[in-house]
Molecule: SAM riboswitch aptamer (S box leader)
Organism: Paenibacillus ehimensis NBRC 15659
RNA sequence: CUCUUAUCAAGAGCAGGUGGAGGGACUAGCCCGAUGAUACCCGGCAACCGACAGACCUUUGCGUACACAACAUGUAGAUUUUUUCAGCAUGGCAAAGGAAUGCACGGUGCUAAUUCUUGCGGAAGCCAGGCGGCUUCUGACAGAUGAGAG
Numbered sequence: 001c002u003c004u005u006a007u008c009a010a011g012a013g014c015a016g017g018u019g020g021a022g023g024g025a026c027u028a029g030c031c032c033g034a035u036g037a038u039a040c041c042c043g044g045c046a047a048c049c050g051a052c053a054g055a056c057c058u059u060u061g062c063g064u065a066c067a068c069a070a071c072a073u074g075u076a077g078a079u080u081u082u083u084u085c086a087g088c089a090u091g092g093c094a095a096a097g098g099a100a101u102g103c104a105c106g107g108u109g110c111u112a113a114u115u116c117u118u119g120c121g122g123a124a125g126c127c128a129g130g131c132g133g134c135u136u137c138u139g140a141c142a143g144a145u146g147a148g149a150g
Stems, first nucleotide, its partner, number of pairs: 001150008013042001016041003022032003026119001028117002043111003048107003052102002056098007071091005077085002115142001120139008
């Protein structure tokens, strides 16, 4: 740099530090900015990837164990000196894979305004009823970020 894929309406410092002029990708707007923006550091937010935890699920093997029974544990009850009884509930081991969710340890990311709105189409409504204009919704394009590939 290109391709694939997911997300882009929430959140995050009006007294933190440095530093000093433009910045919000591009167009047209509209904004932010010497009351110091953009940027960098710090702080913060989120949870995309990895790590860790994880109820639970699947498969395979062992095995009496898919289920029932048996056995074990628990429990309200009956009987009772001890006890016993039937009822109910729960319960095998190992390996591999998945997993809501949690965490914030590592890699990023983000931290004015919906990606600030918009650019090319579609639909609905309204105005005009000649071209057309406005509003809402929606698809694409463009862009941003993560992950993967070349």